The RNA shown here (transfer RNA) has 84 nucleotides and comes from a Bacilli bacterium. NCBI's taxonomy places the organism under Bacteria, Bacillati, Bacillota, Bacilli. Rfam family: tRNA. By type it is a transfer RNA. Its mean pLDDT, the model's own confidence on a scale to 100, is 80.
[in-house]
RNA sequence: GCCCGAGUGGUGAAAUUGGUAGACGCACUGGACUCAAAAUCCAGCGGUAGCGAUACCGUGUCGGUUCGAUUCCGACCUUGGGCA
Repeated sequence: GCCCGAGUGGUGAAAUUGGUAGACGCACUGGACUCAAAAUCCAGCGGUAGCGAUACCGUGUCGGUUCGAUUCCGACCUUGGGCA
C1' cells in the first nucleotide's frame, strides 16, 4: 500500500430482504424474606430539560439516500485478521 471483519447502556450481547433500539444475562439501586447475611423473589436501571405528565436526543464520528437508517451509500477514526 491492497483486501476482509468488528465498533450498540457500566459490562457481555440481541435486533439485518430499511418500519417501536437496547430483548436476554451480569453488575448496580430499592424492597420482600432472615436475628443478620448469602441464596431466592419483586421492581427499577441510556442522556438532557421539566415539580410532573411529557418532550427531545441517543447504535464509533461526519455527511448522503429515504416518508422512515443499528440496517443502504461515501469519507474518516479505533481495533482484529490476511496479502504484498